[in-house]
Context: one part of a larger RNA
């Protein structure tokens, strides 16, 4: 490089915008740049092959052809790729009316629980475990009422359900706001798909400065257990967890399935819509658009399995894989306050 692959055996980039490339929709007409075909000249010899012929034969040599699949000069076709022109509407997108949702940000606000504090009642025990003990309590706990303060989370509704590129989102009102889906053809007219660099967002944990801290709880004390217990249990308890503003860039970032588009029986059961049929405007039938599951024809797979939400059938770009270990390190770049992150070898050794 060719090839074969990436759900589970290596292998789909965490995700989305998008530059360059790369592909890329219907008609009609140009042009000849790719492109087929003719032709020009060139493609040194040997060698390779093909015929014949010289060494007694072969090896070996000689001569003739062929091939040098390349590049070039003229011309000739105009399907198809390109390119110019025009037209189109089915891809894409507006534009009207509708419509659902924990989609974001941002202020305000509610109620159980739970700790504190102060006060009332009470008078020995609480708590905790397997069993204890350390705690915690006559300076009055534990219950239990009433006042008060804080700070997080948001039962039921709730789901096999909802939005969202992912991450992820849920108490309840308000601004501000992204997107999606139907209907209607009303408009533009291929505007379109990927997407190397690039830019954006990215759980948790950790970092910076400030705040906040009611539960919980790394780390560290303590009582048990145990043969030891740097541990499971239990009784304390700091960072953390929360907020604002900035870093970090990482996951079993999992559908361990890249996007898109186009094809290929069906059934079933949510969600959100719209239409048709009946006398019905329905809680009824019937086909349909998005979307979320299950179950299975064909086909597909080593198989479990997948199966119109493909892993079937195939096209368009992109991303990765190539025996285990050494390693996702070590160098060297580079991002980063830091931890550490991206790129990524070999040697050796099975």
């Nucleotide at each position: 490089c060719u090839g074969g692959g990436c759900u589970u055996a290596a292998a789909g980039g965490g995700u989305g915008c998008g530059u360059a490339g790369g592909c890329g929709g219907a008609g009609c007409g140009a042009u000849a740049a790719g492109u087929g075909c003719c032709u020009u000249g060139u493609g040194a010899a040997a060698u390779c092959c093909c015929a014949u012929g010289g060494c007694u034969c072969a090896a070996c040599c000689a001569u003739g052809g062929a091939a040098u699949u390349g590049c070039u000069c003229g011309g000739u076709a105009g399907a198809c790729u390109a390119u110019c022109g025009u037209u189109c509407u089915u891809g894409a997108g507006g534009u009207a009316g509708g419509u659902a949702g924990g989609g974001g940000u941002c202020a305000c606000u509610g109620g159980a629980a739970c700790u504190c504090u102060a006060g009332g009642u009470g008078g020995a025990g609480c708590g905790g475990u397997g069993a204890a003990a350390u705690g915690c309590g006559u300076a009055g706990a534990u219950a239990u009422c009433u006042a008060g303060a804080g700070g997080a989370g948001c039962g039921c509704c709730g789901a096999u359900g909802g939005u969202g590129a992912a991450g992820a989102c849920a108490g309840g009102u308000g601004a501000c706001u992204g997107g999606g889906c139907c209907u209607a053809u009303u408009c533009u007219g291929a505007c379109g798909c990927u997407g190397a660099u690039g830019c954006a967002c990215g759980a948790a944990a950790g970092c910076g400065u400030g705040g906040g801290g009611a539960g919980c709880a790394a780390a560290c004390g303590g009582g048990a257990u145990u043969a030891g217990a740097u541990a499971c249990c239990c009784c304390g308890g700091u960072a953390g967890u929360c907020c604002a503003c900035g870093c970090c860039c990482u996951a079993a970032a999992c559908u361990a399935u890249g996007u898109g588009u186009a094809c290929u029986g069906g059934a079933u059961c949510g969600c959100a819509g719209a239409g048709a049929c009946u006398a019905a405007u329905a809680c009824g039938u019937c086909a349909u658009u998005g979307u979320g599951g299950u179950c299975g024809a064909a086909g597909u797979a080593a198989a479990a399995a997948c199966g119109u939400u493909a892993a079937g059938u195939a096209c368009a770009c992109c991303g990765c894989c190539u025996g285990g270990g050494g390693a996702g390190u070590a160098c060297g770049g580079u991002c980063g306050c830091a931890a550490g992150g991206c790129u990524a070898a070999a040697a050796c050794u099975c």

Predicted 3D model of a 350-nucleotide part of an RNA (small-subunit ribosomal RNA, central domain) from a metagenome.
Rfam family: Bacterial small subunit ribosomal RNA. Rfam links the family to the GO terms structural constituent of ribosome and ribosome.
The full RNA is in RNAcentral, with records from SILVA.